[in-house]
């Protein structure tokens, strides 16, 4: 785009089309083929008339049932069921044929029998029908005459030619009347007959077209032809006898499946593809199968016999039928109308006609099935009503839309009205012709003249009144159209990508809109995008795709040059190419759909005439292609034969001793019976180092030690020769690594398979140690590979430049140098290529021929067939499943890849930690509750800078409901405070003080605060960090991340950022299709380390003093704290690329970033946090909100984490003694002194701090002690007695003091931290806190040890490489098993359908035969003969039956193997060197993968 459509939802009209596509299933009922009296005997039923008393008979009329005759039922009309065929289309052909009815014309039409039906009698019988007698008619039927240009036979001419034409003789064959007029003579119609010719219809034959399977390759016996007979309209093996053995087929015979066929119809630029309704032609059928009759014509749809099935009727004896005619029914089925009207038109049978019959046809009826055309109003009409819906609360949107106001009136309804289809009708009046032509008649005319199914119509005219008339599908993209709720991977959508897991423009409804419109959508089937089977017009190195190679029939292709030919080519021109269709140009319905006139067109076939370029053909030459000869050359080319040396293992002897082998490490194994290992000799098999080379040769497979024979190809040079001998090449022929197979040999290494040792969760492996097939040689088979250049053979043409192999030509002192021909590699212009790459050896231009491919999987599999001794091999699908697979490049991630760095990563130290008890967090148990988060590093002494009440989120009880908190009304009251009373308490309840501040004379108003009332809210540590803001971890203080703009690329994206050096650093310098820029880095900040300068209280203090910096003086000096100065690789030498920069030195407090902090790029981890804050959504509101008392977060078989103290003697203890830094203090620090063993207490001085206090610093040192012990270690646990804080230490604080004294004796596998004031060890102090630190942040003190190095471990950074990863290696992903559902093969066999062969059968028929019965016409005087007929038989043959193949469908226990399924089992085979490189062919093992 279209459609005979269906279906869902919707639905006003009219016009023109169309309407069982399924069961060729099966039909009740009517009705679709009659008609003729002018062919014939006559006239039954009606009507009418007469006679008769009726019964009942006769006579005319209309008219007409039956019969006989004639013509027509062979046309119309239906359906496509069978048919792959001369069945259709298109041309021919008929000298091989027919043809009613019709036109034309010629002739004839004499004269005779015989019968039958009907009728009447009668008999059977239900019925259908049948039978006997009697008589009767014809245009029914016989015979006889007579006839041609008929037929039939024979001759002869004529022809190209068979049956054509012409003659000549012989035989043979015809007929029927009816009407009407009549002057009675005859004439005129309408039949008959015999010829001739015409037209129309047909029947036969040929060309060429005209699905699909080769997993259909051979088929055929009347089969293919000749003779002769039969047979027909007619030709033919059509049929039958006898002879030959042909015929057909890869140009697809024969088989199977399908299917009417065409004109035409959809699509489509076009070629094509697909199709065959309707309407037109042709065919074929008519319930199924056979048969033939009749006829001009039929093997007959509404006919006949015969079978068969099925249905009816029945008296059970026997009959009937045939809707694929038109309507109608059941039944299928998504699915398809009226048991309508009428012959008025057109057509047709029949008849003279008048007319009768016509479900043809012409209408109308249903059905939006199409297709087309109208309508469902029009105008005005608001800063835009109401309602919806939306909203950032302004508005905004339905929206001129609606209401209203005005108009119109197509349609509707109603009334009226009546066009056109209708004419050459017959008669009747009447003119006129024709013939020898008066009547009838015949032609030509002109007047009259009956007929309407549609139709209650159309087109007109009148009344009414917006009156009667919109859906449907869509709105994520493709693709015109967007918001709100509800839903929450549900419930749904999808055409293809996809959506839906709490904010869905994609589900579902709502507004809104896009679109199309009486439709609109969805499905099915076509056609097109689809160049996606490619002729037009693809493709095969790597995406599918060159056969492993070769030779080669057969085809397909073919160099030159001339002559002829015309087959093929082209060009005119004749015929056809049916009508409708389609296209143009008119017309007609109002327009259009529709219909019509009339041109084009119909690309096609035949005939025929021409041309001679080009193919082809023939003929004759030619040499450029090919080949042959003579001459050179290289070669692991092939086949056989000898021969040779190294090496392996063996065997024999000697030497000589204890190991040898092997491996990441071992162990099997061998050796003290003497191995190995060395020396001599032997034995035997296999293979041929060095030469050796991206050398050679060969068609591929492949081929290597010399040497002989035997034999193929190749290259080159220059003549000679043949003359197109040439390319390719289905089918076939031949050759083919490695594995395999068979028969006989050999058998040294090597080795599947076996063993056994290791390894390991396992190891049917990888390693080791044995070891049999095999390997090898002789003969036959297999016939496959990554048989790879993943590139088919031949040919011809286009730019170079380098290596090398053979040959050969010129040059040169020179194997010098330069050109050439074959060949092999290596980079490369233009060119092609998706890229990648190819590039004169083409993957580039072109020509010629073969093979091959058309998504992935099923699958190189099934069956079937050929080949094979087997393995197998070859051809080679399907169902059913998926929205992918694939290829090249890309970035980037990874890798048990490589390169190169840097990191307490590792090493080199040092000191933990795991082990013990404790403290603390966590899981996990448990609990009425054990609140919640944090969970590899990067949760776990973390959030919590401190859980007894509170905190507090948790749980039990007891309470409150506009609320503890804000804001907003109203009302009333200051506020606040005290005492009491029940209760645990929140809480209620009672009683007393108390009147305040602004303004105002005052009434009274206001702020603030309390209270009470109702509501609008409030509150919520309810939930989602996977809606979020902010903040934070983290890689990582790694050195990286981008961008403008150029340039490169189809492009994703490179470049720059990458290379050389350096550096901590993408630092910094060189170079370069890159040239700048940004964010990081560093540097700017703090704090320390030197110095200066200013400033000296409460600080220091050299002087002086004094117990005391306690005083005076001072500010030099510590110091405090502001401002500055220093350090920049700036100087020197060296290295380096004259850079950058390192390495050493000097100076200097300090050197290469001076030590430390702050400082965190783009982005990862949906990382943390909704319980800090905010904050979208959602959820509770007398509770998930608030109070309040108690309890719980502090529980405890048990794991882990991070600490604290220890196990001692570099220590404990006990006495003495020295020396910090930072901080804190008024709800505070608290000092002296007293009192207590002691925590502590009583005191109160001092300080809001450089001042006063906490505040004794410890370790250290100086001394005694203890002496290796569960100790004078260690200090857990218990008890018993205090302290202190708070309202209150039972669950549940801290400290004392006195008793008691557990485990622990330096910690397994692991495993952390630390490179210098660092680790280690030593105290001090802060937050928070009422109390309550073994945490945590800070603070000095005492102070080491080691770094060869970068190979390993982790982690990271830049490059470069594989990659089947992209959620990115915590990646991907193979197999077997076991679960489930889905096709499918096999398959003892079952049932179907078909088809073939052999038998038996043998209806009805037709042909033959006939000895059996019957017989009117013609012969015969009779007998009786011809000829018919019946009934018998023979041949043919339907249905039936039996035996056995064939091929196909359908089911089948049970199996095979595929495919498919969120979360199965087992391992881990592949991708990275994927942890054994992987892959291919084969053999062979094994749970799988697989080895």
């Nucleotide at each position: 785009a279209a459609c005979g459509a269906a279906c869902g939802c919707u639905g006003g009209c009219g016009g023109c089309g169309u309407g069982u596509c399924u069961u060729a299933a099966g039909c009740a009922u009517g009705c679709a083929a009659g008609u003729u009296g002018a062919g014939c005997g006559g006239c039954a039923a009606g009507g009418g008339g007469g006679a008769g008393c009726a019964a009942u008979c006769c006579c005319c009329c209309c008219u007409a049932g039956a019969g006989c005759g004639g013509c027509g039922g062979a046309c119309u009309g239906g359906u496509g069921a069978g048919u792959a065929a001369c069945a259709c289309g298109u041309g021919g052909g008929u000298g091989a044929c027919c043809u009613g009815c019709c036109u034309u014309u010629g002739u004839c039409a004499u004269g005779g029998g015989g019968a039958u039906a009907g009728c009447c009698a009668u008999u059977a019988g239900a019925a259908a029908u049948a039978g006997u007698g009697g008589g009767u008619a014809a245009u029914a039927c016989c015979g006889a005459a007579u006839a041609c240009g008929c037929u039939u036979a024979u001759g002869c001419a004529c022809g190209u030619a068979a049956g054509g034409u012409g003659u000549a003789u012989a035989a043979g064959g015809a007929a029927a009347g009816g009407c009407g007029c009549u002057a009675c003579g005859g004439c005129g119609c309408c039949g008959g007959a015999c010829g001739a010719a015409g037209a129309u219809g047909g029947g036969c034959c040929c060309g060429c077209g005209u699905c699909c399977c080769a997993u259909u390759a051979g088929c055929u016996a009347g089969u293919u032809g000749g003779u002769g007979a039969g047979g027909u309209a007619a030709c033919g093996g059509c049929c039958c006898a006898c002879c030959a053995a042909g015929g057909c087929g890869a140009u697809g015979a024969u088989g199977g499946g399908u299917a009417g066929g065409c004109g035409g119809c959809c699509u489509g630029a076009g070629a094509g593809g697909g199709u065959g309704u309707a309407c037109g032609c042709c065919c074929a059928c008519a319930u199924u199968g056979g048969g033939a009759c009749u006829g001009a014509g039929a093997u007959a749809c509404g006919g006949c016999c015969c079978a068969a099935a099925c249905u009816c009727c029945u008296a059970c004896g026997g009959g009937a039928g045939g809707c694929a005619g038109c309507a109608g029914c059941u039944a299928a089925g998504a699915a398809u109308a009226u048991u309508c009207c009428g012959c008025a038109a057109u057509g047709g049978a029949c008849g003279a006609a008048a007319g009768u019959c016509u479900g043809a046809c012409g209408g109308a009826g249903c059905g939006a099935c199409g297709c087309c055309g109208c309508g469902u109003g029009g105008a005005u009409g608001a800063c835009g009503a109401a309602g919806g819906c939306c909203g950032a609360a302004a508005g905004g949107u339905u929206g001129u839309a609606a209401a209203a106001u005005c108009c119109u009136u197509u349609u509707g309804c109603u009334g009226g009205g009546g066009a056109a289809g209708a004419a050459u009708a017959a008669g009747c009046a009447u003119g006129g012709g024709a013939g020898g032509g008066a009547a009838u008649g015949c032609c030509c005319g002109u007047g009259u003249g009956a007929u309407g199914a549609c139709a209650u119509g159309a087109a007109c005219c009148g009344g009414c009144g917006a009156a009667u008339a919109a859906g449907c599908c869509c709105c994520g993209g493709c693709u015109a159209a967007c918001u709100a709720c509800g839903u929450g991977c549900c419930a749904g959508c999808a055409g293809c990508c996809g959506c839906g897991g709490u904010a869905a423009u994609a589900c579902g409804u709502a507004g809104g809109g896009u679109g199309c419109a009486a439709g609109c959508g969805u499905u099915a089937a076509u056609c097109g995008g689809a160049a996606u089977u490619a002729c037009u017009g693809g493709g095969c190195g790597u995406a599918a795709a060159g056969c492993g190679u070769g030779c080669g029939c057969a085809g397909g292709c073919g160099g030159u040059u001339a002559u002829a030919u015309a087959a093929g080519a082209c060009a005119g021109a004749u015929g056809u190419g049916a009508a409708a269709u389609c296209c143009c140009c008119g017309g007609g319905c109002u327009c259009a759909a529709c219909c019509u006139g009339g041109g084009a067109a119909c690309u096609g076939c035949a005939u025929u005439u021409g041309u001679g370029a080009c193919u082809g053909u023939a003929u004759a030459g030619c040499u450029a292609g090919a080949g042959u000869a003579c001459g050179g050359c290289a070669g692991a080319g092939g086949g056989g034969g000898a021969u040779g040396g190294a090496a392996u293992u063996c065997c024999g002897c000697g030497u000589g001793u204890a190991g040898c082998a092997g491996u990441g490490a071992a162990a099997u194994g061998c050796g003290u019976a003497g191995a190995u290992a060395u020396g001599c000799g032997g034995a035997g098999g296999a293979a041929c180092a060095c030469c050796g080379a991206u050398g050679g040769c060969g068609a591929a497979g492949g081929c290597a030690a010399u040497c002989c024979c035997c034999u193929g190809g190749g290259c080159c040079u220059g003549u000679a020769c043949u003359g197109a001998c040439g390319c390719u090449c289905a089918u076939g022929c031949a050759c083919g690594a490695a594995a395999g197979c068979g028969u006989g040999g050999g058998g040294a290494g090597c080795a599947a398979a076996c063993a056994g040792g290791a390894u390991u969760a396992g190891a049917u492996a990888c390693c080791c140690u044995g070891g049999u097939a095999g390997u090898c040689c002789a003969c036959g088979c297999c016939c496959u590979a990554a048989a790879c250049g993943a590139u088919g053979u031949c040919a011809a043409c286009u730019g170079g430049u380098u290596g090398u192999u053979g040959g050969g030509a010129a040059u040169u002192c020179a194997c010098u140098u330069u050109c050439u021909c074959a060949g092999u590699a290596a980079c490369g212009a233009a060119g092609c290529u998706a890229a990648c790459g190819c590039g004169u050896g083409a993957a580039g231009u072109u020509g010629a021929c073969c093979g091959c491919c058309u998504g992935g999987g099923g699958a190189g599999u099934a069956c079937g067939g050929c080949c094979g001794c087997a393995a197998g091999g070859u051809u080679g699908a399907a169902a059913c499943u998926c929205a992918a697979a694939g290829g090249a490049a890309u970035u980037g991630a990874c890798g048990g890849g490589g390169a190169c760095c840097c990191g307490c990563a590792c090493a080199a130290g040092c000191g933990g930690u795991g082990g013990a008890u404790g403290a603390u967090g966590u899981g996990g148990u448990u609990u009425a509750a054990u609140u919640c988060g944090a969970u590899g590093c990067a949760a776990c002494g973390c959030g919590a800078a401190a859980a007894a009440c509170c905190u507090u989120a948790c749980c039990c009880a007891c309470c409150u409901u506009u609320g503890a908190c804000a804001u907003g009304u109203a009302c009333g009251g200051a506020a606040u405070c005290c005492u009491u009373u029940a209760g645990a308490g929140a809480u209620a309840g009672a009683g007393g003080a108390g009147u305040g501040c602004u303004c105002g004379a005052a009434a009274g108003a206001g702020a603030g605060c309390c209270g009470u009332a109702a509501c609008a809210c409030a509150g919520g540590u309810g939930c989602u960090g996977c809606a979020u803001g902010g903040c934070u971890g983290u890689c990582g203080u790694c050195a990286g991340c981008u961008c403008g703009u150029g340039u490169c690329g189809u492009g994703a994206g490179a470049u720059g950022u990458u290379g050389g050096g350096u550096u901590a650093a993408g630092u910094c310098c060189c170079g370069c299709a890159a040239c700048g820029a940004g964010c990081g880095c560093a540097a700017c900040c703090c704090u320390u380390g030197u110095c200066a300068u200013u400033a000296g209280u409460u600080g220091c203090u050299a002087c002086a003093u004094u117990u005391g910096g306690u005083u005076g003086g001072g500010c030099a000096c510590u110091c405090u704290a502001a401002u500055g100065a220093g350090a920049c690789u700036g100087c020197c030498g060296g290295u380096g690329a004259c850079a950058a920069a390192c390495c050493g030195g000097a100076g200097g407090a300090a050197g290469g970033u001076g030590g430390g902090g702050a400082u965190g790029a783009c982005g990862u981890c949906a990382a943390g946090u909704c319980c800090u804050c905010a904050u979208g959504g959602c959820c509770c509101u007398u509770a998930u909100a608030g109070g309040u008392g108690g309890g719980g977060c502090u529980a405890c078989a048990c794991a882990c984490g991070u600490c604290a103290u220890a196990c001692a003697a570099u220590g404990g203890a006990u006495g003495g003694u020295a020396c910090a830094a930072a901080g804190g203090g008024u709800c505070g620090c608290c000092a002296a002194c007293c009192c207590g063993c002691g925590a502590g207490g009583g005191g109160g001085a001092g300080c809001c701090a450089a001042u006063c206090c906490c505040a004794u610093a410890a370790a250290g040192c100086c001394a005694u002690u203890c002496g290796u012990a569960g100790u004078c270690c260690g200090g857990a646990u218990c008890g018993c007695a205090g302290u202190c804080u708070g309202c209150a230490a039972c669950u549940c604080g801290a400290c004392u003091g006195c008793g008691u004294g557990a485990a622990g004796u330096c910690g397994g596998a692991a495993u952390c931290g630390c490179u210098a004031g660092u680790a280690a060890u030593c105290g001090u102090g802060g937050a928070u806190c009422a109390g309550a630190a073994u945490g945590u942040c800070a603070c000095g003190g005492u102070g080491a040890a080691u770094a060869c190095g970068u190979u390993c471990c982790c982690g990271g950074g830049u490059c470069u490489u594989g990659u089947g990863c992209a959620c990115a290696c915590c990646g991907c992903c193979c197999g077997u098993c076991a679960c489930a559902c889905c096709a499918u093969g096999g398959g003892a066999g079952c049932g179907g359908g078909u088809u073939c062969u052999g038998c038996c059968a043998g209806a009805a028929g037709u042909a033959g035969u006939u000895a059996g019965c019957c017989u009117a016409a013609c012969c015969g005087c009779a007998a009786g003969g011809a000829g018919g007929g019946c009934g018998a038989u023979u041949a043919c043959c339907a249905c039936g039956g039996c035996a056995g193949g064939g091929u196909u469908c359908g089911u089948g226990a049970c199996u095979g193997g595929g495919g498919u399924g969120a979360a199965g089992u087992c391992g881990u085979a592949a991708c990275a060197a994927g942890g054994u490189a992987g892959c291919c062919g084969u053999a062979u093992c094994g749970g799988a993968a697989g080895g």
Molecule: small-subunit ribosomal RNA
Organism: uncultured bacterium